Molecule: transfer RNA
Organism: Candidatus Parcubacteria bacterium
RNA sequence: UCCGGCGUAGCUCAGCGGUAGAGCGGCUCCCUGUUAAGGAGAUGGUCGUAGGUUCGAAUCCUACCGCCGGAG
Numbered sequence: 001u002c003c004g005g006c007g008u009a010g011c012u013c014a015g016c017g018g019u020a021g022a023g024c025g026g027c028u029c030c031c032u033g034u035u036a037a038g039g040a041g042a043u044g045g046u047c048g049u050a051g052g053u054u055c056g057a058a059u060c061c062u063a064c065c066g067c068c069g070g071a072g
Stems, first nucleotide, its partner, number of pairs: 001071007010024004018055001027041004048064005
């Protein structure tokens, strides 16, 4: 320098054009003499950044940034 993959909640990941979700974690409550286990509830996002396409973009296109792998 070129090619490919990935970037979404604190963590691990779904979501494949139509209002962003799960599990785990953290918080509150119940239960218990206490803890753990169990139960209930609430909580949490500029979807890497900036543009473009579209009535509508996490999703499609372009550039850039970061990480990983490959080629030279």